[in-house]
RNA sequence: GUCAAAUUGUAGCCGAAAUCCGUCGGUACGACGGAUGCGGGGGACCCGUUAUAGGGGCGAAUUCCGUUAGUUCGGAUAGAGCACUUCCAAGCUCGAGCCCGUCAGCUAACCUCGUAGGCAUUUGGAAGGGCAAUG
Numbered sequence: 001g002u003c004a005a006a007u008u009g010u011a012g013c014c015g016a017a018a019u020c021c022g023u024c025g026g027u028a029c030g031a032c033g034g035a036u037g038c039g040g041g042g043g044a045c046c047c048g049u050u051a052u053a054g055g056g057g058c059g060a061a062u063u064c065c066g067u068u069a070g071u072u073c074g075g076a077u078a079g080a081g082c083a084c085u086u087c088c089a090a091g092c093u094c095g096a097g098c099c100c101g102u103c104a105g106c107u108a109a110c111c112u113c114g115u116a117g118g119c120a121u122u123u124g125g126a127a128g129g130g131c132a133a134u135g
Base pairs, nucleotide, nucleotide: 006134007133008132009131010130012119013118014117018036019035020034021033022032023031024030025029037115038114039113040112041111042110047105054103055100056099057098058097063076064075065074066073079094080093081092082091084128085127086126087125088124089123090122
């Protein structure tokens, strides 16, 4: 100087919603624009589907029962989340809302849109990695 086993400590969550560059204002940070990455929609042949009562999209958030003047209230449920990742067990929470506007199945090329917002971390077991320190 390098390194193995081992020991100790450590990592925010949901969501596509992050990173970089430039300009402006300028303490930070914010606004605008561009690019990359991630996510959504439209859109042929072929294939598929029949309708009207409309239909469709994002999302985990669908469906059923009772109740109420009224999704008003309550219960259940498909499904979703719980802190490095996966599996198992128990426990807890959610099971909303919004949009298009008579119109859209799938769909290559192609076209187009978004890149917000809200929060605070349940326990145990097994296995496997990242970072830091010691070694």
Molecule: c-di-AMP riboswitch aptamer (ydaO/yuaA leader)
Organism: bacterium